[in-house]
Context: one part of a larger RNA
RNA sequence: UGACGGGGGCCCGCACAAGCGGUGGAGCAUGUGGUUUAAUUCGACGCAACGCGAAGAACCUUACCUGGCCUUGACAUGCAGAGAACUUUCCAGAGAUGGAUUGGUGCCUUCGGGAACUCUGACACAGGUGCUGCAUGGCCGUCGUCAGCUCGUGUCGUGAGAUGUUGGGUUAAGUCCCGUAACGAGCUCAACCCCUAUCCCUGGUUGCUAGCAGGUAAUGCUGAGAACUCCAGGGAGACUGCCGGUGACAAACCGGAGGAAGGUGGGGAUGACGUCAGGUCAUCAUGGCCCUUACGGCCAGGGCUACACACGUGCUACAAUGGCGCGUACAGAGGGCUGCCAACUCGCGAGAGUGAGCCAAUCCCUUAAAGCGCGUCGUAGUCCGGAUCGCAGUCUGCAAUUCGACUGCGUGAAGUCGGAAUCGCUAGUAAUCGCGAAUCAGAAUGUCGCGGUGAAUACGUUCCCGGGCCUUGUACA
Numbered sequence: 001u002g003a004c005g006g007g008g009g010c011c012c013g014c015a016c017a018a019g020c021g022g023u024g025g026a027g028c029a030u031g032u033g034g035u036u037u038a039a040u041u042c043g044a045c046g047c048a049a050c051g052c053g054a055a056g057a058a059c060c061u062u063a064c065c066u067g068g069c070c071u072u073g074a075c076a077u078g079c080a081g082a083g084a085a086c087u088u089u090c091c092a093g094a095g096a097u098g099g100a101u102u103g104g105u106g107c108c109u110u111c112g113g114g115a116a117c118u119c120u121g122a123c124a125c126a127g128g129u130g131c132u133g134c135a136u137g138g139c140c141g142u143c144g145u146c147a148g149c150u151c152g153u154g155u156c157g158u159g160a161g162a163u164g165u166u167g168g169g170u171u172a173a174g175u176c177c178c179g180u181a182a183c184g185a186g187c188u189c190a191a192c193c194c195c196u197a198u199c200c201c202u203g204g205u206u207g208c209u210a211g212c213a214g215g216u217a218a219u220g221c222u223g224a225g226a227a228c229u230c231c232a233g234g235g236a237g238a239c240u241g242c243c244g245g246u247g248a249c250a251a252a253c254c255g256g257a258g259g260a261a262g263g264u265g266g267g268g269a270u271g272a273c274g275u276c277a278g279g280u281c282a283u284c285a286u287g288g289c290c291c292u293u294a295c296g297g298c299c300a301g302g303g304c305u306a307c308a309c310a311c312g313u314g315c316u317a318c319a320a321u322g323g324c325g326c327g328u329a330c331a332g333a334g335g336g337c338u339g340c341c342a343a344c345u346c347g348c349g350a351g352a353g354u355g356a357g358c359c360a361a362u363c364c365c366u367u368a369a370a371g372c373g374c375g376u377c378g379u380a381g382u383c384c385g386g387a388u389c390g391c392a393g394u395c396u397g398c399a400a401u402u403c404g405a406c407u408g409c410g411u412g413a414a415g416u417c418g419g420a421a422u423c424g425c426u427a428g429u430a431a432u433c434g435c436g437a438a439u440c441a442g443a444a445u446g447u448c449g450c451g452g453u454g455a456a457u458a459c460g461u462u463c464c465c466g467g468g469c470c471u472u473g474u475a476c477a
Stems, first nucleotide, its partner, number of pairs: 001477002003474003007471007015461002019425005026316008034307002042053002064302007073125001077124002079121005086103001089100004107114002127291002130289003136285002138280003141276001143274001148187006154163003167178003193268004198236007208225002212223003239262001242256005318418001322377007334365003339358002344353003384415001389410007431453007
């Protein structure tokens, strides 16, 4: 100087408390451990691994296994020789591949040849998701959006170092004020950026429709309008600016006015010096090591989907604030040409047929659902719950057996609110309800977004956890 203390003081954070809803019990989905396996590819392991890499494993992907094949190689550059490239058909084979076969003679040219591409040959070489993240770059996680981390000069100390950065107040903040052997400065904080909440101006189609007119079964449907909504560009607005009080006359705090909004208005982006030899050699790059008729490459099939079990994360429930039936209302944000697909017809349905519009404020996905109205069920393993299984189908795709999603009929399991323990959340939040998108041929209960309805509680900081500042002890570094 740090680190540590079941030392002290001060102070924060859904850290506790107060409250609401969960997890832990059930079934299923998914990840992991374990076990099994020819293989169940690899990585990630307290917080900070475990719906994680994977925003999507039937083939492909694929890195694994079995079998069949190749050896200058699937790919790059260089050399030589041949042929334009390319293309049709047939045979064998699981395919890779092997064999046979048809059409084709292009472009530039100094007529030597050249450019692109294909085949053959030899060698330099290619290739490796092989190892090392404890050799590395880059990127990321984490403490933590915590308020800290430092420097120059000066001063003090033999020195390590200290001071500044401590102290008194204050703040979300090393934020600001005052004091002060310190005076200044840098990185962080804050602000500048984006979205959102109010208003104004400009503009007015594909969006809007108050008034006028026309028209319809109905609809901004049409003429028209530029008010309103909205869209998208510009601007205004919030600064403790104003008033009162408290305070050291300071910084600031408390209350108030005005205001759409008030003291960081709400949300996002933004992550200091560093820590964890944290994670990643399997995104990529890369040192070293290793393989080179194989640890490289091609193909078919299988596996990654196994299943006594254990754990994590979720979904659906156990019901009446509910289930079911009929009717009816209101979003936002996205996506669409190998696409989104209206209307109509067929089908109980998944869907099919046909086919209009739309490269989209125009058309489509697109009926939002919870809600509201009426009816029914009456506490029951039920008109709750839907696992499992049987049969019959639909769709995608070369192909759904291993191993897809969905539909119909039948079947109807566990489950009556969950031990010890444990998680999230402070407001348009939790809870609850649906909608969309990325990936994607198909395949979400996951992920990322969007809106609808919309709470309870916070006395307080003794205690648990994490953190900041000062101080104290130490046989620790």